[in-house]
RNA sequence: AGAGUUUGAUCAUGGCUCAGGAUGAACGCUGGCGGCGUGCUUAACACAUGCAAGUCGAACGGGGUUUAAGAAGGAAGCUUGCUUUCAUUUUAAACCUAGUGGCGGACGGGUGAGUAACGCGUGAGGAACCUGCCCUUCAGUGGGGAACAACAACUAGAAAUGGUUGCUAAUACCGCAUAAUGUCGGAGAGCCGCAUGACAUUCCGACCAAAGGAUUUAUUCGCUGAAGGAUGGCCUCGCGUCCGAUUAGGCAGUUGGUGAGGUAACGGCCCACCAAACCUACGAUCGGUAGCCGAACUGAGAGGUUGAACGGCCACAUUGGGACUGAGACACGGCCCAGACUCCUACGGGAGGCAGCAGUGGGGGAUAUUGCGCAAUGGGGGCAACCCUGACGCAGCAACGCCGCGUGAAGGAUGAAGGUUUUCGGAUUGUAAACUUCUUUUGUUAGGGACGAAAAAUGACGGUACCUAACGAAUAAGCUCCGGCUAACUACGUGCCAGCAGCCGCGGUAAUACGUAGGAUGCGAGCGUUGUCCGGAAUUACUGGGCGUAAAGAGCUCGUAGGCGGGAAGAUACGUUUGGGAGUAAAUCUCACAGCUUAACUGUGAGUCUUUCCUGAAUACGGUCUUUCUUGAGGUCAGCAGGGGAGAAUGGAAUUCCCAGUGUAGCGGUGAAAUGCGUAGAUAUUGGGAAGAAUACCAGUGGCGAAGGCGAUUCUCUGGGCUGUCUCUGACGCUGAGGAGCGAAAGCGUGGGUAGCGAACGGGAUUAGAUACCCUGGUAGUCCACACCGUAAACGAUGAGCACUAGGUGUCGGGGGAGCAAUCCUUCGGUGCCGCAGUUAACGCAUUAAGUGCUCCGCCUGGGGAGUACGUACGCAAGUAUGAAACUCAAAGGAAUUGACGGGGGCCCGCACAAGCGGAGGAACAUGUGGUUUAAUUCGAUGAUACGCGAGGAACCUUACCCGGGCUUGAACUGCAGGCGUACGAUACAGAGAUGUUGAGGCCCUUCGGGGCGCCUGUGGAGGUGCUGCAUGGUUGUCGUCAGCUCGUGCCGUGAGGUAUCGGCUUAAGUGCCAUAACGAGCGCAACCCCCAUCUUCAGUUGCCAUCGGGUCAGGCCGGGCACUCUGGAGAGACUGCCGGCGCAAGCUGUGAGGAAGGCGGGGAUGACGUCAAAUCAGCACGGCCCUUACGUCCGGGGCGACACACGUGUUACAAUGGCGGGGCUACAGCGGGGAGCCAGGCGGCGACGCCGAGCUGAUCCCGAAAACCCGUCUCAGUUCGGAUCGGAGUCUGCAACCCGACUCCGUGAAGCUGGAUUCGCUAGUAAUCGCGCAUCAGCCAUGGCGCGGUGAAUACGUUCCCGGGCCUUGUACACACCGCCCGUCAAGCCAUGAAAGUCUGGGGCGCCUGAAGUCCGUGACCGAGAGGAGCGGCCUAGGGCGAAACAGGUAAUUGGGGCUAAGUCGUAACAAGGUAGCCGUACCGGAAGGUGUGGCUGGAACACCUCCUU
Repeated sequence: AGAGUUUGAUCAUGGCUCAGGAUGAACGCUGGCGGCGUGCUUAACACAUGCAAGUCGAACGGGGUUUAAGAAGGAAGCUUGCUUUCAUUUUAAACCUAGUGGCGGACGGGUGAGUAACGCGUGAGGAACCUGCCCUUCAGUGGGGAACAACAACUAGAAAUGGUUGCUAAUACCGCAUAAUGUCGGAGAGCCGCAUGACAUUCCGACCAAAGGAUUUAUUCGCUGAAGGAUGGCCUCGCGUCCGAUUAGGCAGUUGGUGAGGUAACGGCCCACCAAACCUACGAUCGGUAGCCGAACUGAGAGGUUGAACGGCCACAUUGGGACUGAGACACGGCCCAGACUCCUACGGGAGGCAGCAGUGGGGGAUAUUGCGCAAUGGGGGCAACCCUGACGCAGCAACGCCGCGUGAAGGAUGAAGGUUUUCGGAUUGUAAACUUCUUUUGUUAGGGACGAAAAAUGACGGUACCUAACGAAUAAGCUCCGGCUAACUACGUGCCAGCAGCCGCGGUAAUACGUAGGAUGCGAGCGUUGUCCGGAAUUACUGGGCGUAAAGAGCUCGUAGGCGGGAAGAUACGUUUGGGAGUAAAUCUCACAGCUUAACUGUGAGUCUUUCCUGAAUACGGUCUUUCUUGAGGUCAGCAGGGGAGAAUGGAAUUCCCAGUGUAGCGGUGAAAUGCGUAGAUAUUGGGAAGAAUACCAGUGGCGAAGGCGAUUCUCUGGGCUGUCUCUGACGCUGAGGAGCGAAAGCGUGGGUAGCGAACGGGAUUAGAUACCCUGGUAGUCCACACCGUAAACGAUGAGCACUAGGUGUCGGGGGAGCAAUCCUUCGGUGCCGCAGUUAACGCAUUAAGUGCUCCGCCUGGGGAGUACGUACGCAAGUAUGAAACUCAAAGGAAUUGACGGGGGCCCGCACAAGCGGAGGAACAUGUGGUUUAAUUCGAUGAUACGCGAGGAACCUUACCCGGGCUUGAACUGCAGGCGUACGAUACAGAGAUGUUGAGGCCCUUCGGGGCGCCUGUGGAGGUGCUGCAUGGUUGUCGUCAGCUCGUGCCGUGAGGUAUCGGCUUAAGUGCCAUAACGAGCGCAACCCCCAUCUUCAGUUGCCAUCGGGUCAGGCCGGGCACUCUGGAGAGACUGCCGGCGCAAGCUGUGAGGAAGGCGGGGAUGACGUCAAAUCAGCACGGCCCUUACGUCCGGGGCGACACACGUGUUACAAUGGCGGGGCUACAGCGGGGAGCCAGGCGGCGACGCCGAGCUGAUCCCGAAAACCCGUCUCAGUUCGGAUCGGAGUCUGCAACCCGACUCCGUGAAGCUGGAUUCGCUAGUAAUCGCGCAUCAGCCAUGGCGCGGUGAAUACGUUCCCGGGCCUUGUACACACCGCCCGUCAAGCCAUGAAAGUCUGGGGCGCCUGAAGUCCGUGACCGAGAGGAGCGGCCUAGGGCGAAACAGGUAAUUGGGGCUAAGUCGUAACAAGGUAGCCGUACCGGAAGGUGUGGCUGGAACACCUCCUU
């Protein structure tokens, strides 16, 4: 200090999440030692038991025990007068003690319920106060009296507790005396204070004290009055101290006064009377929450959070009330009363209060011992000894926290074994272990042994800390994590399952994300998780944020409080700055030093503690006061422009209606129609009339107004603005919470008006439907008057004001100057555009700021829920204003980028359309596919880009499928081990065959060891057309032979990216030229390659034959030749090269020339970056998974050929441009093929073909045209068309033609007469048409595929439209990219929430009734000698009861919407012009999204046409 997460990517906005620290913690796993701390955060819930406050006998009487002495008595022993012993009594001493009395139980200890308060903090004040014990000083302590406990007797009661009578002491109680510097009253006068008043002092009067004890007689402890101090307390005040305005008014002792009471003291503290005040937007009152602080945690700080432990203050002590005593309490371990609860009881009545220390139950996620000691520190009592002390000092329990230590150290590589993994080589665990040598913190045992203690005595801790010795590596390591953030990776298992997860997200068969293992990382006696707080978060922004489009400027103006405020001078010193002083307790914190072995911990010193108070100084700025100024602001005067506002009046055009004329069959309307109107005369047209509304042209990013808004003309009234002059006032200003006024459209009320338009509604269309768009009608409304409403995309999505900061160019209204004028220059005010600096996330803004500053106001803080609910206010209503939460999501949103898309635009291309020719779709057949069927009909291919496709040859084989029969190291391959010697096998038999049985015959090489080969057995392992083309390689299709796709450097941009590659022209082409922040380059294009077209040259057989010769019926047949054709090598040629025109050029163009060929000459090969998880695991290869007497393999048969049907591709036809017959020994090709072959020729057969047979391993021989042409016939018909189907007879191939071959002949002679919607191919040697060849192949289901030649057209105006593509541009809510995205109702489940007849609960207040204890007041006939008291009455009052209302919370039949949930229903609203542009306000309507009317906005595309759903 940051990081992850919205996107295809980017920037910014914005939320969510993480890394850090902390904790009185808890939970999970684990756990060696010590030190120091800490330990019921919940039920202020209830408590058994023990202890926590007593002490003083030196205040007092009494009692008890013991001892001593004495007295008298009893008993026993006897030594007979002594001893012992017992009880009684007297005196004395010691000790103990219930009671009276004194002091202390108001401290110490606990808790945080209440309290939003002078409670706390801080600083002042008390001239308005008190203070036991303690300290100092002064004075005093004389003399009397009457009681009551204890005790005794009697007595009540179960007990607790008493009652009556009687006796008694005191430092208990009460008079009297004495007394002032005391108190009260009166008089005088000084001084101080802001003041009430205080202080000192003089005089007079009145009143008020006391207690003794001990003693060694020295004294000491007490007692009384007064003054002062110290300590502690009480009261008052300034400032500070949480949230809510959906709490706005509150308050009757309330505010003040007078008087009386009360208190230590002021005071409505209380009472009587009088007045009517007092508090409050600077937040009263009410509601909620909460002890406050020093401090603690966090943070850079400012802040935020917390208030455990330690310390200060407060409050409380079972709940509520009350007083008593006392120096002090309204009292935790005191009293009285009431309530609840618990306990005892003899039922009559009593007792109790752990929020003291332990402990128990309960609650809870959770928090300890019924320990030791008063040795220390401190407290109470006492003269003291001493006693008491769960305060405290210690120990115990708990890893709860912090700190320290250890679990060993050094050496040790065959890098052991084992584990894990592997590409099988290795790698890793890993110097880790073993092993060797050491050490002993800790541990165990033993010995010694403290400080803490003060002059002596006294140690709970404790035989503890510590020291020494011995023993022995011995007793001691876990937890989390390993996808990114975030350090750390592999294997197996699992297969959207189980599970993980803080966020993003993992898991659907190769998971570094689940589980396990190995390994690694981090921390370490701990490690993780959870909760909470701060941080990161500048994400509430004081430090330190924003508001054009992301959330956010109020619709606009006026104006109150408040905030802020021009120039000059003076005063003051409130703010401000600064010096000194006081305070800010200690602890804490920081620094330094010191003590425990170190540290934690503790001590000492210094610093800090910012706020506060007192007192000086300064005076720039702000404030205040005074004086003054004119520039801000305003006023006078003179001009100016204007749809500014209100009222009244008056026009013309148009629409509709009415009347009349002319006139006749239609009009109207639409994409097309229909509804509608019209022969009862419409529309059209002419004339006249009526009515209402709106004001063409002018008209303009022109004007006016604060905004909404304002448009014919005239008049009246009226607001504001601008300019000029520089005459007046003299800061009078700016903003503006509340408040007031204005405020489009729609809507509402009352009354008018109503021509047109027109929600709703009716009808007609469209459509799957059409509650819409379109059409025809049409009511509210639109208009007027008055009164409401108060909202809009009320927008510049931009609050108001002031100042400053380059320009340019329009326009509106004024002024000045120049000029004859046109016009120009200048200035003020408005309104636009462009643009620099600057600014902005970008877009953009840019003197009309979104720039730079100042002032004030309003508003924002993730999306949804929701501008909703509840409450309140306003409104006639509609509704408006204010305005949440639960719950839910990890995003929502802005700007810009690249794509893709558009029923957006522009340009261009293509047999894309058009123009043509011929087809398909109808028929029959062939073939492929779907479907169906089947034992099987093997598998794959499925829009274009599957369907005569893989298959370029399914009768068996192929063959993968089915049935049946066999085999199991196997049909084919191979390593090792063992055994065998053959292997191979004729023949015969069985069988459907595989196979089985039989078994004649029968190996090779050799170095003589053996080897090769083969069989059998066993073991590694073979085999698989089994799965996954979504794990892959390779190959292929398609966009598309479309012209595109990129890179380097530079430049631009925050960036994604852009530029280049855009623009103009051109091209088949990103082909080229020009221009240019780009300059170059690569893959594509083109060219280089092959074939065809022309020529040259070389060569000349099997080709050719012009010339010469020979020869034939004829024939290059022969000699000969290589001229020609041809063959096959090498070259030439074409390049817009030349000419004319156009053009800058590139290039285009011409019936141009030349040329075989002319502008790419024709054809082929050639397929950029990429797209479709496109196709193929069945061509091959290959990862993983699966089968292993079978999913392998062999064999026979069957199937792949089925057949109601549907589709694709073809063949043959439907005929006369034809069929048939004949003809030339009927004519004319090219590519190719040929030895198990092609086959001349001859013979036979009608023929397929058979027999004989020459030639040819081929420019030599063989295979070989048809259409065309000529003649004839048929004459429009289901035919002399057409040939399917069927019958019969054959031929050929083959082991075999039944399923299931082809061909031939004879006979039969089906459908079909040119094909609906729709659709395909083709632009020239092309289409069409005609035949020929080849591959595969025994044969062939070939009408297919691939090639070859023959004959040989038509048409293209053109680019509007359909399809596909390219470039530029535009919109986008799409990016899995329109087969996209996405809205609402309905249905289902779950969740939270609003309303709701009611019902329950709570706290607080109000009224009435009742009212304990108790203080106070009154009375007091009873008691008492009296003082006084009992009793009685009254006020107040805790509590209780009744009542009315408000508030808060819970619950509820039912009901409303909301949210969430892979694959439900209906539609298609939005995003592109989203197919009717969308959205805002409002009104009506509709299953739903929504539609329509009216006004508004641009946050709309484009510049031209029915509708049309989804993924």
Small-subunit ribosomal RNA from an uncultured bacterium, 1511 nucleotides, folded computationally. Its mean pLDDT, the model's own confidence on a scale to 100, is 84.